[in-house]
RNA sequence: GAAGAAGACCAGGGGCGCCCGCGUGGCUGAGAUGAACCCUUUGAACCUGAACCAGAUAAUGCUGGCGGAGGGAGGUGCAUAGCGGCCAGU
Numbered sequence: 001g002a003a004g005a006a007g008a009c010c011a012g013g014g015g016c017g018c019c020c021g022c023g024u025g026g027c028u029g030a031g032a033u034g035a036a037c038c039c040u041u042u043g044a045a046c047c048u049g050a051a052c053c054a055g056a057u058a059a060u061g062c063u064g065g066c067g068g069a070g071g072g073a074g075g076u077g078c079a080u081a082g083c084g085g086c087c088a089g090u
Base pairs, nucleotide, nucleotide: 001083008076009075010074011040012039013038014037016034017027018026019025020023046071047070048069052065053064054063055062
């Protein structure tokens, strides 16, 4: 001097669909009501648009578009760390 991460703690935000013979069932997925999972402004976690459009599927936001659209929930310490440069000393 610019920058300061991962992870941690506390707090907060969010989704839970489709199919069937209805079960300890099947599909996708991090997660489809939990030993939980994901996300928190560097914000596609999630919501609106949307009972949307195209393509697939047994079916479904299953995939893509929409989306350089609009919204959307934070603090602490780690850290005078670490990194780069200069000066002084040894």